Context: one part of a larger RNA
RNA sequence: GAACGAACGCUGGCGGCGUGCCUAACACAUGCAAGUCUGACGGGAACGUCCUCUUCGGGGGGCAAGUACCGUUGCGCACGGGUGAGUAACACGUGGGUAACCUGCCCUCGGGAUCGGGAUAACCUUGCGAAAGCGAGGAUAAUACCGGAUAAGACCAUCGCUCUCCACGGAGGGCGUGGUAAAAGGUGGCCUCUCCAUGGAAGCUAUCACCUGAGGAUGGGCCCGCGGCCUAUUAGCUUGUUGGUGGGGUAACGGCCUACCAAGGCGACGAUGGGUAGCCGGCCUGAGAGGGUGUCCGGCCACACUGGCACUGAGACACGGGCCAGACUCCUACGGGAGGCAGCAGUGGGGAAUUUUGCGCAAUGGGGGAAACCCUGACGCAGCAACGCCGCGUGAGCGAUGAAGGCCUUCGGGUUGUAAAGCUCUUUUAGUGGGGAAGUAACCUUCCGGGACGAAUAAUCCCGGGACUUGACGGUACCCACAGAAAAAGUUCCGGCUAACUACGUGCCAGCAGCCGCGGUAAUACGUAGGGAGCAAGCGUUGUUC
Numbered sequence: 001g002a003a004c005g006a007a008c009g010c011u012g013g014c015g016g017c018g019u020g021c022c023u024a025a026c027a028c029a030u031g032c033a034a035g036u037c038u039g040a041c042g043g044g045a046a047c048g049u050c051c052u053c054u055u056c057g058g059g060g061g062g063c064a065a066g067u068a069c070c071g072u073u074g075c076g077c078a079c080g081g082g083u084g085a086g087u088a089a090c091a092c093g094u095g096g097g098u099a100a101c102c103u104g105c106c107c108u109c110g111g112g113a114u115c116g117g118g119a120u121a122a123c124c125u126u127g128c129g130a131a132a133g134c135g136a137g138g139a140u141a142a143u144a145c146c147g148g149a150u151a152a153g154a155c156c157a158u159c160g161c162u163c164u165c166c167a168c169g170g171a172g173g174g175c176g177u178g179g180u181a182a183a184a185g186g187u188g189g190c191c192u193c194u195c196c197a198u199g200g201a202a203g204c205u206a207u208c209a210c211c212u213g214a215g216g217a218u219g220g221g222c223c224c225g226c227g228g229c230c231u232a233u234u235a236g237c238u239u240g241u242u243g244g245u246g247g248g249g250u251a252a253c254g255g256c257c258u259a260c261c262a263a264g265g266c267g268a269c270g271a272u273g274g275g276u277a278g279c280c281g282g283c284c285u286g287a288g289a290g291g292g293u294g295u296c297c298g299g300c301c302a303c304a305c306u307g308g309c310a311c312u313g314a315g316a317c318a319c320g321g322g323c324c325a326g327a328c329u330c331c332u333a334c335g336g337g338a339g340g341c342a343g344c345a346g347u348g349g350g351g352a353a354u355u356u357u358g359c360g361c362a363a364u365g366g367g368g369g370a371a372a373c374c375c376u377g378a379c380g381c382a383g384c385a386a387c388g389c390c391g392c393g394u395g396a397g398c399g400a401u402g403a404a405g406g407c408c409u410u411c412g413g414g415u416u417g418u419a420a421a422g423c424u425c426u427u428u429u430a431g432u433g434g435g436g437a438a439g440u441a442a443c444c445u446u447c448c449g450g451g452a453c454g455a456a457u458a459a460u461c462c463c464g465g466g467a468c469u470u471g472a473c474g475g476u477a478c479c480c481a482c483a484g485a486a487a488a489a490g491u492u493c494c495g496g497c498u499a500a501c502u503a504c505g506u507g508c509c510a511g512c513a514g515c516c517g518c519g520g521u522a523a524u525a526c527g528u529a530g531g532g533a534g535c536a537a538g539c540g541u542u543g544u545u546c
Base pairs, nucleotide, nucleotide: 001546002545003544004543006542007541008540009539010538013392014391015390016389017388018387019385020384021350026348027347028346030345031344032343035075036074040072041071042070043069048063049062050061051060052059053058082303083302084301092227093226094225095224096223097222098221101220102219106216107215108214109213110212111211112210114148115147116146117145123138124137125136126135127134128133154180155179156178157177160175161174162173163172164171165170185208186207187206188205189204190203194201195200196199229275230274231273236266237265238264241263242262243261244260245259246258247257248256278300279299280298281297282293283292284291285290305326306325307324308323309322328339329338330337331336356382358381359380360379364378365376366375367374368373395425396424397423398422405416406415407414408413429487431482432481433480434479435478439473445467446466447465448464449463450462451461452460490535491534492533493532494531495516496515497514501530502529503528504527505526511518512517
């Protein structure tokens, strides 16, 4: 000098864009943060209102409404969001390998969806319990569950034949043989074919789902080369250890696990131990080399009160799922239960120190749904904080008897100083009043035209055009008008380094200080004043890095 997720002191007008618990991975009140589908399926209200009967208490029926709601099922909940504790490791970065692997939803292509069965929740009856909740009996549905059929291709076996490639271990393909495993329907439209015959269907058709296979895309698993901390005042470490064989396990290779066999494996090119630490793109500094760093944003990893474990699933050993143990907190009828903010706000605590218990799904993105739509503290916005960067303003021109006052003085004067006053203007920003956006394009619905499917001038789908609808921010940005210089300057320094000097006070005192050093009676170095220098809505100090 530059920089900062900064803090502290004094001061503080406006706007834009960013940033904001670095400490206790300390404990958490409250609300919200993951649901959705009734076009998979079963059940199914009430308020209100209308009609009707009535012994005036009430009863029945329609609408409300197949709505709210309950349950089964499907998909999602493994994404998104947070944190950096642990980790010195194939965790990360980079480059490869997988002939050792998986991949729901999505895309392309091929084939198929047949015949049956038994349950179960919600519900009803009933029992136990303070509660959380748990049980018994009865009834029922499905795209829930189970069995049979079919099997081209797929998979398994290899007993045979054969081809290709190769890293010579194998791998892939074809033929033959034996074996194994599938499925589910929903909704809309129609009468061409078939059946019943106005019309409807078990028929046809469209669409969304379903089963199976091949390929793709995307996302991952595993393996390897190389690279990036300190410590030798840590020198030896290791028994599933190193390798092999058989077996198990996994999507998959492998001591990953197990039995047996062998005795290996690593290490001064630093093993092992100890300390510290998430890694990177980047960021800061620097002419560069390098040094430091990893906050925001992006990629990867790890974690979710602490430790362990598996279940479900395409995917988890699963932040707002489960089980066990532990610590802590809460409820309890003392028998037993409930909980996990390192999600967004917010509270206590710690600390030098870090924000609102805000608005909205309008946009972007995500989940579910055929869609309408629902959910979304992701996100978009607003609020707070000079925490940072950038921009603007606090007025402009003229104005000398160089006013008054202050300070200094050699008492002549000098300086503050065109500074003020005064005159002439301007009105950014703030204030008041008025106008007032872009961000919105769609989905849906509807109209027109064209096309695909089809028996079809249904329906559905696709393309083009038109209409309609939707804004949290926000009456915000922006624009116009009005009044008036009006409402807006501080802070540090002035011995040298280093730009800027005098007076008074003090008298090695009080004090200053980054280094050198000032102060003991004329201190440009302390304190105050006048003056000056610097930066400026900031200026200094402290801390840290180069």
Molecule: small-subunit ribosomal RNA, 5' domain
Organism: uncultured bacterium